[in-house]
Formats: sequence, structure tokens, C1' cells
RNA sequence: AGACCUGUAACUCAGUUGGUAGAGUGGCUGCCUUACAAGCAGCAAGUCAUCGGUUCGAGUCCGGUCAGGUCUA
Repeated sequence: AGACCUGUAACUCAGUUGGUAGAGUGGCUGCCUUACAAGCAGCAAGUCAUCGGUUCGAGUCCGGUCAGGUCUA
């Protein structure tokens, strides 16, 4: 220098032809218990790395940039 992969909740990851962003763990509240743990119910938590473009509509498609990784030279 070039090619490819990844980036989504605090963490690990889903997201099926473009149509209201989800699960588990963790956190908080309540129930249960003499109490704790476990269990049960509920709640909060997201600029979908970032900046643009296409579209009525983008996590998803296109381009640039940034970060991490793999390979080639």
C1' cells in the first nucleotide's frame, strides 16, 4: 500500500426479501423468607461505531471516515 471480516443495551450475541430494535446475563423494584440465596412478576437501560447518499420508509442497500482483527505485498 491492497483485499476481506467485525462494530447493535453495562457484558455476550440475535435481528430471516428494507416496514414499530430483541434475547440471555447483569442492574433496580416488588412477591416469597425470621433473614440471605434460589425462584416468580415487573421496570429501566440503545444517536444500531461515525458522516453522507438512495428510498414514502434503512440496523439491513450504496459511498467516505474511524476502531479492532485476518491475509497479501